This is a predicted structure of a 119-nucleotide RNA (SAM riboswitch aptamer (S box leader)) from a soil metagenome. Rfam family: SAM riboswitch aptamer (S box leader). About the family: The SAM riboswitch is found upstream of a number of genes which code for proteins involved in methionine or cysteine biosynthesis in Gram-positive bacteria. Rfam links the family to the GO term regulation of gene expression.

RNA sequence: CUCAUCGAGAGGGGCAGAGGGAACGGCCCGGUGAAGCCCCGGCAACCCCGUCAUGUGCACGCCGCAUGACGACGGUGCCAAUUCCGACUCGUGGCGAGAGCCGUCGCGGGAAAGAUGAG
Numbered sequence: 001c002u003c004a005u006c007g008a009g010a011g012g013g014g015c016a017g018a019g020g021g022a023a024c025g026g027c028c029c030g031g032u033g034a035a036g037c038c039c040c041g042g043c044a045a046c047c048c049c050g051u052c053a054u055g056u057g058c059a060c061g062c063c064g065c066a067u068g069a070c071g072a073c074g075g076u077g078c079c080a081a082u083u084c085c086g087a088c089u090c091g092u093g094g095c096g097a098g099a100g101c102c103g104u105c106g107c108g109g110g111a112a113a114g115a116u117g118a119g
Base pairs, nucleotide, nucleotide: 001119002118003117004116005115006114011040012039013038014037015036019029020028021027024086025085026084041079042078043077046075047074049071050070051069052068053067054066055065056064057063058061083113088110089109090108091107092106093105094104095103096102
């Protein structure tokens, strides 16, 4: 840099002692112990691998490719809150005298940023 996914799922113990949730704003979590390190456990199915089904190709083999279902030894990842929410933009509803502009509170779509995997 490219592509895919991000509303589901899964925590105990030991050491340690005040921070953590990326950054900003909010809102949360935290001495009934935060970060970090270690041990054990789990979730998931991106990669690897296996079984089956369907489709398809021809060099017809229990071959290749695609898709799906199931499994889960191994490589990563993950185990508060939707990626905790917002932030930019488009549409739309309520409120404000409120049609427009504006403010504010919501709802829906898209982007940006980020995370993880594969290349």
The coordinates come from a structure-prediction model, not an experiment, and the mean pLDDT is 84.